This is a predicted structure of a 73-nucleotide RNA (transfer RNA) from Amycolatopsis saalfeldensis. Its mean pLDDT, the model's own confidence on a scale to 100, is 82. Lineage of the source: Bacteria > Actinomycetota > Actinomycetes > Pseudonocardiaceae > Amycolatopsis. The sequence is in RNAcentral, with records from ENA and Rfam. Its Rfam family is "tRNA". By type it is a transfer RNA.

[in-house]
RNA sequence: GCCUCUUCAGCUCAGCAGGACAGAGCACCCGUCUCGUAAACGGGAGGACCGGGUUCGAGUCCCGGAAGAGGCU
Numbered sequence: 001g002c003c004u005c006u007u008c009a010g011c012u013c014a015g016c017a018g019g020a021c022a023g024a025g026c027a028c029c030c031g032u033c034u035c036g037u038a039a040a041c042g043g044g045a046g047g048a049c050c051g052g053g054u055u056c057g058a059g060u061c062c063c064g065g066a067a068g069a070g071g072c073u
Stems, first nucleotide, its partner, number of pairs: 001072007010026004019056001028044005049065005
């Protein structure tokens, strides 16, 4: 320098024929239970890497950039 892949909650990930509240597990907060802690159970807060484009509508499609992973020279 070139090619491919990835980027969604604090962490690991799902959603892939574009459709209107974006989800799960763990972690966190509150509560129930307990003499108390943990576990268990109930509830809650929290998010689309950045910038453009297409579209009535984009997490999803297209382009550029950034970061990360792998490969080639």